Large-subunit ribosomal RNA, domain IV from a metagenome, 329 nucleotides, folded computationally. Rfam family: Bacterial large subunit ribosomal RNA. The full RNA is in RNAcentral, with records from SILVA.

Context: one part of a larger RNA
RNA sequence: CUCUCGUGAAGGAACUCUGCAAUUUAACUCCGUAACUUCGGGAAAAGGAGUGCCCACGCAAGUGGGCCACAGUGAAAAGGUUCUGGCGACUGUUUACUAAAAACACAGGUCUGUGCGAAGGCGUAAGCCGCGGUAUACAGACUGACGCCUGCCCGGUGCUGGUAAGUUAAGGGAGAGGGUUAGCCCGUAAGGGUGAAGCUCGCAACCGAAGCUCCAGUAAACGGCGGCCGUAACUAUGACGGUCCUAAGGUAGCGAAGUUCCUUGUCGGGUAAGUUCCGACCUGCAUGAAUGGCGUAACGACCGGAACACUGUCUCCACGAGAGACUCG
Repeated sequence: CUCUCGUGAAGGAACUCUGCAAUUUAACUCCGUAACUUCGGGAAAAGGAGUGCCCACGCAAGUGGGCCACAGUGAAAAGGUUCUGGCGACUGUUUACUAAAAACACAGGUCUGUGCGAAGGCGUAAGCCGCGGUAUACAGACUGACGCCUGCCCGGUGCUGGUAAGUUAAGGGAGAGGGUUAGCCCGUAAGGGUGAAGCUCGCAACCGAAGCUCCAGUAAACGGCGGCCGUAACUAUGACGGUCCUAAGGUAGCGAAGUUCCUUGUCGGGUAAGUUCCGACCUGCAUGAAUGGCGUAACGACCGGAACACUGUCUCCACGAGAGACUCG
C1' cells in the first nucleotide's frame, strides 16, 4: 500500500451522477393509525408503551406484591420511514455469459376469416394437427385491468362487393399467303412456267375467363387530419369577415411532456441559494384519441424530486483485527 472486517470526538449528505456503499429499523404483546379508495384495501401506515427473576392467587389468560442490573426479544437470526411525480393496472415473463425494464405476457376490448372433408397449419403424398371441437367454436391482426371516452377524411394504397363498356392469354378459327409436286404447257436436251390433293411453314378477321381499367362500400384497414389577409370606441386580442388550396383540414382531452429546438421559456411553490422537481400558462420547432386519448386505488429489486431518522459518504482521517504485499529463512 491492497483486500475483508471492527470502533470512532465534533459535525451529519457538506460526499457524489445518485445517500452508491454502510449504518439506522427489526421478534412478540398491547395502544394507536391519515389522505385516498375499485370499500377489498391503504396497514406492520405513521407514532407510542411493554418484555428479566421471585412470591401469592388463578385451569389458563392474567392480576397483585417484591428484587437486581448500564442493559431483561440481555447471544444469534428478524421491515428504516414518510411525502410527491412519471411509466406500466396487477401476480407473472425476458436478453443461459454486460440490459429485469417503461420491453413481453396478461384478463378485458375490437376487427377480420371460417358452416365442418371449416378456415388456418405441417407434409411431394398418404396422412396428421385444428378436434373426437362446431360460430358462447376455432384461426389471424391490433389494443391491453378498471373509469370517462374514442372526433373528421374513402382522394391514394389495401380489402370486400358489382360487371354495361374498354383491355386481355392459352385454345378454337373464316380467310389470305409461302415451301414441296403428280399432272399440264414450252423446250432436241439441260431446263423453264403453271400447279390440284396431301404434307408442311409462319400469318390471321372473329369467338375467348379471371385480372386490370371502371362503379360502389370500408379507417378499433395502411394511413391523413392547411395557408394568407383584414376586423371590436386606449392599447392588445380577434367571437366575425374575405380569399386560396384540400379527400378532409386535429374534435374531446392533455401539453416546455420519457414529446419543447429556441430554453435554465414565463409565473408560482419548495431551498439561504434549485439547468432537476412540483403546480400553472399555451407561443404544441414536431401532442392527440385501440401505432388508443385522459384519469386511476392497489402493486413495482423500475425511473425522477423532497423530507425525517441514521450514519466514516464526506469535513479528515485515526486506531485495531485477520489475509496479502515486503524482508529473512